FMN riboswitch aptamer (RFN element) from a soil metagenome, 131 nucleotides, folded computationally.
Its mean pLDDT, the model's own confidence on a scale to 100, is 84.
Of the family's consensus pairs, 100% are formed in the model.
It matches the Rfam family "FMN riboswitch aptamer (RFN element)". Rfam links the family to the GO term FMN binding.
The sequence is in RNAcentral, with records from MGnify.
RNA sequence: GCCUUCGGGGUGAGGCGCAAUUCCUCAACCGGCGGUGACAGCCCGCGACCCGUCCCGAUCAGAUUGCCAUAAUGGGACGGCUGAGCCGGUGAAAUCCCGGCGCCGACGGUACAGUCCGGAUGGGAGAAGGC
Numbered sequence: 001g002c003c004u005u006c007g008g009g010g011u012g013a014g015g016c017g018c019a020a021u022u023c024c025u026c027a028a029c030c031g032g033c034g035g036u037g038a039c040a041g042c043c044c045g046c047g048a049c050c051c052g053u054c055c056c057g058a059u060c061a062g063a064u065u066g067c068c069a070u071a072a073u074g075g076g077a078c079g080g081c082u083g084a085g086c087c088g089g090u091g092a093a094a095u096c097c098c099g100g101c102g103c104c105g106a107c108g109g110u111a112c113a114g115u116c117c118g119g120a121u122g123g124g125a126g127a128a129g130g131c
Stems, first nucleotide, its partner, number of pairs: 001131006011027005028115002030105002032046004041103002050080007085101005107118003
């Protein structure tokens, strides 16, 4: 460098109500990727979602011709945005382990959702293997 494969998890009971796995009560469960002197949802960075700008691109229509402009889905680049942790212990070293107490969680749908349905049999940070 080329190719192949892999690459996101999680709710129960009860209450009110026409209707709620969304509200209320009580319990519970989940955590992408790389880094970090030591194992991370909450330390650093990345991905995805969302927003903006620019570029690529076929078709259709307009136009006498040529040229040019506009334009859905899609692709690329750059930028923006993007939640949450403290205390103690051990130790050479830990906001990563142990103990304790906390906290966070996109967008659309729907009676207001981290856990249901959906974009998604998608995408991707990356990982493994083969030549």